[in-house]
RNA sequence: AAAUAAAAUCAAGCGCCAGGACCCUGGAAGCACCGGGGUUGACGAGGAGAGGGAGUAUCGAAGGUUCGGCGGAUGCCCUCCGGCCGGUCACGGCCGUAAGCGCAGUACAAAACCCGGAGGCAACUCCGGCACAAAGACUGCAGGUGACCAAC
Numbered sequence: 001a002a003a004u005a006a007a008a009u010c011a012a013g014c015g016c017c018a019g020g021a022c023c024c025u026g027g028a029a030g031c032a033c034c035g036g037g038g039u040u041g042a043c044g045a046g047g048a049g050a051g052g053g054a055g056u057a058u059c060g061a062a063g064g065u066u067c068g069g070c071g072g073a074u075g076c077c078c079u080c081c082g083g084c085c086g087g088u089c090a091c092g093g094c095c096g097u098a099a100g101c102g103c104a105g106u107a108c109a110a111a112a113c114c115c116g117g118a119g120g121c122a123a124c125u126c127c128g129g130c131a132c133a134a135a136g137a138c139u140g141c142a143g144g145u146g147a148c149c150a151a152c
Base pairs, nucleotide, nucleotide: 014071015070016069017068019067020040021039022038023037024036025035026034027033043060044059045058049080050079051078052077053076081096082095083094084093085092086149087148088147089146090145091144102141103140104139105138106137114129115128116127117126118125119124
């Protein structure tokens, strides 16, 4: 450098499907039942210092199952590390590198609905266009005790 084979990843509000619901098909069969095949099964926003642990892990949108279940997970708890509270140390509190609880202000979504298109016998799936959140984020206000130090 080339060739061959195998595996993994392309997923994190994410993946999966033994129940349910729904569709197609066979059974003398448009509805009950059984067999086979299939569809659906959470709409986005936000969220990761390291290790460990437990296990219904934030926010709103929608409103027919977004029912039910399984796995995972950036949430939570503990320890360590780190940041902030004038400096150092200790303790305490709050946080996670944009490292403040709280209050105020600011910008920001997708689905649904409606319109149009593509695929499928169908359930249904995919694509384009349009409106509207909350949490969080950002900005402003806003911040411990003791000893020593610095400044006034």